[in-house]
A computed fold for an 82-nucleotide RNA from Syntrophothermus sp. DTU052, annotated as transfer RNA. Its Rfam family is "tRNA". The family's RNA type in Rfam is transfer RNA. Lineage of the source: Bacteria > Bacillati > Eubacteriales > Syntrophomonadaceae > Syntrophothermus.
RNA sequence: GCGGCAGUGGCGGAACUGGCAGACGCGCACGUUUGAGGGGCGUGUCCUUCGCGGGGUAUGGGUUCAAGUCCCAUCUGCCGCA
Numbered sequence: 001g002c003g004g005c006a007g008u009g010g011c012g013g014a015a016c017u018g019g020c021a022g023a024c025g026c027g028c029a030c031g032u033u034u035g036a037g038g039g040g041c042g043u044g045u046c047c048u049u050c051g052c053g054g055g056g057u058a059u060g061g062g063u064u065c066a067a068g069u070c071c072c073a074u075c076u077g078c079c080g081c082a
Stems, first nucleotide, its partner, number of pairs: 001081007010026003019065001027045007046055003058074005
C1' cells in the first nucleotide's frame, strides 16, 4: 500500500435482515433481612433537567416517513496479502 472484520452506558453484551436504543448479566447506589458482616431479596443506575422535554450507537456527511442497521469519506483496533 491492498483486502476483510469490528467499534453501542463504568465493563461484557443484545436489538429477530430499517420500526420503542441500551434487553440480559457484572459492577455500583439506596432499602430490606442480620447482633454485625457475607449472602439473598426489592428498587434505581447513558447525558441534561425539579419535571415536562431534548440529546445520545467511533467521527463527519448522505438515502429514507423512519438508520445502531443501508451508502460515502475519515479515525482506531484486529486478521490476511504483498